The RNA shown here (Guanidine-I riboswitch aptamer) has 98 nucleotides and comes from Staphylococcus succinus. Lineage of the source: Bacteria > Bacilli > Caryophanales > Staphylococcaceae > Staphylococcus. The sequence is in RNAcentral, with records from Ribocentre.

RNA sequence: AUAAAUGCUUUCUAGGGUUCCGCAACGUUAAUGAUUGGUCUGGUCCGAGAGAAAGCCACAUCUUAUAUGUGACACGGAAGGAUAAAAGCCUGGGAGAU
Numbered sequence: 001a002u003a004a005a006u007g008c009u010u011u012c013u014a015g016g017g018u019u020c021c022g023c024a025a026c027g028u029u030a031a032u033g034a035u036u037g038g039u040c041u042g043g044u045c046c047g048a049g050a051g052a053a054a055g056c057c058a059c060a061u062c063u064u065a066u067a068u069g070u071g072a073c074a075c076g077g078a079a080g081g082a083u084a085a086a087a088g089c090c091u092g093g094g095a096g097a098u
Base pairs, nucleotide, nucleotide: 007056008055009054010053011052012051015046016045020043021042022040023037024036025035057071058070059069060068061067073093075096079091080090081089
């Protein structure tokens, strides 16, 4: 690199930071803008191999159907990468462990 299916996708959640929105500060008679703040609850956003649901798909069965069933098990660093930035994201069912 190719072939091979314990397969693929969507929505949501655990979780995540701060590009945008909002909020707060600063400033002002007042207001807007700029600047600062994620040690700001939040909205947009990212998001699980080992989380959930649904759909597709695959295989098997046979009562032949718009049918039924199955799709198991799964402890896991450090370091690095992307994005604005980070993460149960990716490296990764990795290195290791049993």